[in-house]
Molecule: transfer RNA
Organism: Candidatus Colwelliibacteriota bacterium
RNA sequence: GGGUAUGUAGUCUAGCGGUUAUGAUAAGGGACUGUGGAUCCUUUGACCCGGGUUCAAAUCCCGGCAUACCCC
Repeated sequence: GGGUAUGUAGUCUAGCGGUUAUGAUAAGGGACUGUGGAUCCUUUGACCCGGGUUCAAAUCCCGGCAUACCCC
C1' cells in the first nucleotide's frame, strides 16, 4: 500500500428498515439477615464520527477513524 471482518451502557451481549434499543454484569437505593453473602424489588447508564438514501436508519450506501486477521 491492497483486501476481509468488526465497532451498541464501566464490561460482555441481542437486535431480518417501523413498539419505550434486548439481556447479563457492574454501580446507587430498598426488602430480607445478629453481621456479611446469596436471593428478591427498583433506579441509573449505550448505537465510533460525518454525510447520503428513505415517510422512517443501530440496521442500507459512501467517506473517515479504531481494532483484529490475510496479502504485498